[in-house]
About this RNA:
The RNA shown here (transfer RNA) has 73 nucleotides and comes from a Candidatus Methanomethylophilaceae archaeon. It was read from a public genome assembly. It matches the Rfam family "tRNA". Rfam classes the family as a transfer RNA. About the family: Transfer RNA (tRNA) molecules are approximately 80 nucleotides in length.

RNA sequence: GCCGCUGUAGCUCAGUAGGUAGAGCGUGUGACUGUUAAUCACAAGGUCCUCGGUUCAAAUCCGUGUAGCGGCG
Numbered sequence: 001g002c003c004g005c006u007g008u009a010g011c012u013c014a015g016u017a018g019g020u021a022g023a024g025c026g027u028g029u030g031a032c033u034g035u036u037a038a039u040c041a042c043a044a045g046g047u048c049c050u051c052g053g054u055u056c057a058a059a060u061c062c063g064u065g066u067a068g069c070g071g072c073g
Base pairs, nucleotide, nucleotide: 001072002071003070004069005068006067007066010025011024012023013022019056027043028042029041030040031039049065051063052062053061
C1' cells in the first nucleotide's frame, strides 16, 4: 500500500429478503428467608462507531472516514 471481517445496553452477543431494537450476565426495587446466598417478579439502561447518500421508512442497502483483528505485498 491492497483485500477481507468486526464496531448494537456496563460486559458477552443476537437481530438480513429495509418497517420506528432484544437475550444472557450485571445493576436497582420488591417477594421469599431468622440473616445472607439462591430462586421468583418488576424496572432502569442503547441518537445501533463517524459523516453523507438512496428510500415514505435504514442497525440492516451504497459511499467516506475511523478503531480493532486477520491475510497479501
Lineage of the source: Archaea > Methanobacteriati > Thermoplasmatota > Thermoplasmata > Methanomethylophilaceae.